Transfer RNA from a Tepidisphaeraceae bacterium, 84 nucleotides, folded computationally. Lineage of the source: Bacteria > Planctomycetota > Phycisphaerae > Tepidisphaerales > Tepidisphaeraceae. The sequence is in RNAcentral, with records from ENA. It matches the Rfam family "tRNA". Its family is annotated with triplet codon-amino acid adaptor activity in the Gene Ontology.
[in-house]
RNA sequence: GGCCUCCUGGCGGAAUUGGCAGACGCAGUGGAUUCAAAAUCCACCGCCCGCAAGGGCAUAUCGGUUCGACUCCGAUGGAGGCCA
Numbered sequence: 001g002g003c004c005u006c007c008u009g010g011c012g013g014a015a016u017u018g019g020c021a022g023a024c025g026c027a028g029u030g031g032a033u034u035c036a037a038a039a040u041c042c043a044c045c046g047c048c049c050g051c052a053a054g055g056g057c058a059u060a061u062c063g064g065u066u067c068g069a070c071u072c073c074g075a076u077g078g079a080g081g082c083c084a
Stems, first nucleotide, its partner, number of pairs: 001083007010026003019067001028044005046057004060076005
């Protein structure tokens, strides 16, 4: 230098025939239980605005296609592999 694969919450990792994004687990927070703890059980757990109800945004980044994009296309960045 050429080609191929991959990039999703703090971490692992689902969702890919384009149709509710963040399932499930770990970690964390609050509660129940306990004399206290461990274990167990319940609830919550991306960001922003808002007293709240609620609204908006978010799949490496930026664009494009589409009624609709994690999924398709392009560029850029990063990781891994093969060839030279």